[in-house]
């Protein structure tokens, strides 16, 4: 160096997950690379880490290692977006307060604020008035019969004179109905520029005294408090063909390494 025959090895790999850990079945990504049995409320092993059986290939372009590339996956973070909750911070709206600031306005030596006294506004009671209701009085109407008076006609008694009872009519009235100026009694009130008495006193008004120059309301700004809004903000969850970091990493490429036996 060539040929023949063997053996180690190979006959997919990877990711997540699961596991004390490893591998597998299952899911996903690559890729085409034997068969049968077991396997997810799992199956089989132990850092020499699938088990059992069979088959093909076999020291190489096919096995092993390193490096490069890099599909793809996973984790974290950023960015974007969405949803729920919150209300410390920024912002924003309303209300209240403020001996702060501002300009304008009103008022004040014909006397401000403050202080003192009186009165009113407020409440209660009484009186009076007024309004409303009721009643009485007044006027009118008003009884077939069971009110009164007078009683035509007629009836009755009587010898007569006369008398008796009494319908209608008329008059007066009762019960009751109606009227409306006035008078009286009584009840009531979200009645009253009325009077008197008592009470109360935050605010406001008014009269007097003192005092001797400010006072008042609104607006704007500032400050404080409070209530809200939730646009920023805080926190939780979700999504993303995006970005960064880390990790694993198929395929591909490059380099290196690696047996035995016999014969020429």
């Nucleotide at each position: 160096u060539c040929g023949u025959g063997c053996u180690a090895g190979a006959c997919g790999g990877g990711g997540a997950g699961u596991u004390g850990g490893c591998g597998g079945u299952g899911c996903c990504c690559u890729g085409u690379a034997c068969c049968c049995g077991c396997a997810a409320u799992c199956c089989g092993c132990c850092a020499u880490a699938g088990c059992g059986g069979g088959g093909u290939u076999g020291a190489a372009c096919u096995c092993c290692c390193u490096c490069u590339c890099g599909a793809g996956g996973u984790a974290c973070g950023g960015c974007u977006u969405u949803u729920c909750a919150g209300g410390a911070c920024u912002g924003u709206g309303g209300c209240c307060g403020u001996g702060g600031c501002g300009g304008g306005g009103g008022u004040g030596u014909c006397g401000a604020a403050g202080c003192c006294c009186g009165g009113g506004u407020c409440c209660c009671g009484c009186a009076c008035g007024g309004c409303g209701g009721g009643g009485a009085a007044c006027u009118g109407c008003g009884a077939a019969u069971c009110g009164g008076g007078u009683c035509a006609g007629g009836a009755c008694c009587g010898g007569a004179a006369g008398g008796u009872a009494g319908c209608a009519g008329c008059c007066c009235u009762a019960a009751g109905c109606a009227g409306g100026a006035u008078u009286c009694c009584u009840c009531g009130g979200g009645u009253g520029a009325u009077g008197c008495g008592g009470g109360g006193g935050u605010u406001c008004c008014u009269g007097g005294g003192u005092g001797g120059a400010g006072c008042c309301a609104a607006c704007g700004c500032g400050c404080g408090g409070u209530c809200g809004c939730a646009a920023g903000c805080u926190g939780g969850g979700g999504a993303g063909a995006c970005c960064g970091u880390a990790u694993c990493g198929a395929c591909a490429g490059a380099g290196g390494g690696u047996g035995c036996a016999c014969g020429g």
Bacterial large signal recognition particle RNA from a Thermomicrobiales bacterium, 264 nucleotides, folded computationally. Rfam family: Bacterial large signal recognition particle RNA. By type it is a non-coding RNA gene. The organism belongs to Thermomicrobiales, within Bacteria. The RNAcentral record of the sequence draws on ENA. The gene name in the source record is ffs.